[in-house]
RNA sequence: AAAGUUUGCCAGACCACCGCUGGUGCAAGUGCCGAAAGGCCGCACUGGAGGAAAGUCCGGACUGCACAGAGCAGCGUAGCGGCUAACGGCCGUCCAGCGUGAGCUGAGGAUCAGAGCAACAGAGACGAGUCAAGCCUUUCGGGGCUUGGGUGAAACGGGCAAUCUCUACGCGCAGCAAUACCAAGUAGGCCAACACGCAGGGCGCAAGCCCUGCAACUGCGGCUCGCAGGCAGUUGGCGGGUAGGUAGCACCGAGCCAGCUUGGCAACAACUGGCCCAGAUUAAUGGUGGUCACACCUCUUGGCAACAGGGGGUGCACAAAAUCCGGCUUAUCGGCAGACUUUGCAU
Numbered sequence: 001a002a003a004g005u006u007u008g009c010c011a012g013a014c015c016a017c018c019g020c021u022g023g024u025g026c027a028a029g030u031g032c033c034g035a036a037a038g039g040c041c042g043c044a045c046u047g048g049a050g051g052a053a054a055g056u057c058c059g060g061a062c063u064g065c066a067c068a069g070a071g072c073a074g075c076g077u078a079g080c081g082g083c084u085a086a087c088g089g090c091c092g093u094c095c096a097g098c099g100u101g102a103g104c105u106g107a108g109g110a111u112c113a114g115a116g117c118a119a120c121a122g123a124g125a126c127g128a129g130u131c132a133a134g135c136c137u138u139u140c141g142g143g144g145c146u147u148g149g150g151u152g153a154a155a156c157g158g159g160c161a162a163u164c165u166c167u168a169c170g171c172g173c174a175g176c177a178a179u180a181c182c183a184a185g186u187a188g189g190c191c192a193a194c195a196c197g198c199a200g201g202g203c204g205c206a207a208g209c210c211c212u213g214c215a216a217c218u219g220c221g222g223c224u225c226g227c228a229g230g231c232a233g234u235u236g237g238c239g240g241g242u243a244g245g246u247a248g249c250a251c252c253g254a255g256c257c258a259g260c261u262u263g264g265c266a267a268c269a270a271c272u273g274g275c276c277c278a279g280a281u282u283a284a285u286g287g288u289g290g291u292c293a294c295a296c297c298u299c300u301u302g303g304c305a306a307c308a309g310g311g312g313g314u315g316c317a318c319a320a321a322a323u324c325c326g327g328c329u330u331a332u333c334g335g336c337a338g339a340c341u342u343u344g345c346a347u
C1' cells in the first nucleotide's frame, strides 16, 4: 500500500419565529363541559423518540385465576463450565467442519429398551441372503460351518435420533383489550303499590290460563260506516353489567452516566461519585427561514503535475414509543475508532 477479519460508536450542528404535549410551582373564577364519576381553562420554569421505537421470536417484572405433595400427558432445551432476575441470550473452553490466515459455523446427550429408514451398484441391504472353494450331514430336494472374490457409503458387523423413542433438566394457565375502583341511557332480573270490563265455551283440585263474540276507551278520520288496538300494563325502589371516567402508567428502579478503583481470561460482579431522564388514546415529540458541516454532480481560477480555492445544483438512510425491562432476528445513506490477518514493497 492493497485485500480482508472482528469489536465498539455516531445517526447532522447552531440561531430566530410560530406551534403541540408531560411535569412542578404560583394563581384561581359561585368559571366551562358532563346526569354522575370525572375532566378542562391562566402565568412562570422545565422534560419531550430509536439503534433498531419494527418483527412480536425467546426470557422476566407485574396482574387475575388455579394450586397439599407427587406423578401422567403436553411443550421446550441438550458437549463441559460459568454469568444473569431469567433465557433458546452472553462469556470461556473442548470437539467436528470450512478458511493460507485473522476467524466463521455447529440441528455436538443416548442406537449395550423397542420401532422405523437406507438411492445406485450388487447373488444378497437390516430382514436376511449364497458367487466360488473346502469340510460335515442328508429322507438326495437340501441343510450347516469355515475361508475367499466382486459390488457398495455400509456385507453380520454397523449407520441415521434435522423419524418415533429413551435419558436428564425446565415449564400451572392467561395476558395491560391483564386487573382494580367509580358509574348513565336502553333491555333483562328482583321487590312493593295501583290497575287488570261483560257473555258463552274448554282445561284445571285451586290460583289461574286459553278460545269465540262484544263493550267502555284509544288511533286513522271533520262526521258516519269501516279498519286496527282494546290481547297488560303504569309508578317507585334495589341489584349485576355496558357506554363513559379514573387508576394500573411514566416509576428510586434487575434505573442511567462516569471511573488510569477492586475481583475475574471474559461475560459479569462489587465499590466510589454524579443524575432523575418522553408518554398519549382525534394518539404530542412539529413547521418555516437562515448560517455552517458532509456526500455527489457541474462550471470556473491558479498550477507542468500532485493539488489548492471559488460559484451553482441535488441529496442527507432505515424508520417513529403505547405497561415496563433483558435478549435475538430483520431494515439501514454515509462516516469514525480500536485490535488482528494475508500478500507485496521499502528500511
Stems, first nucleotide, its partner, number of pairs: 001343010012292007020048007029041001031040003050318001054329002057327005062175004074171005079093005094108001095106004109166002114164002116160002131148007179247004185242001189238006197214007217229004255275005261270003294315009
Record summary
Bacterial RNase P class A from Allobrachymonas sp., 347 nucleotides, folded computationally. RNAcentral holds the sequence, with entries from ENA. It matches the Rfam family "Bacterial RNase P class A". From the family's description: Ribonuclease P (RNase P) is a ubiquitous endoribonuclease, found in archaea, bacteria and eukarya as well as chloroplasts and mitochondria. Gene Ontology terms of the family: dimeric ribonuclease P complex, ribonuclease P activity and tRNA processing. A source record names the gene rnpB. Its mean pLDDT, the model's own confidence on a scale to 100, is 76.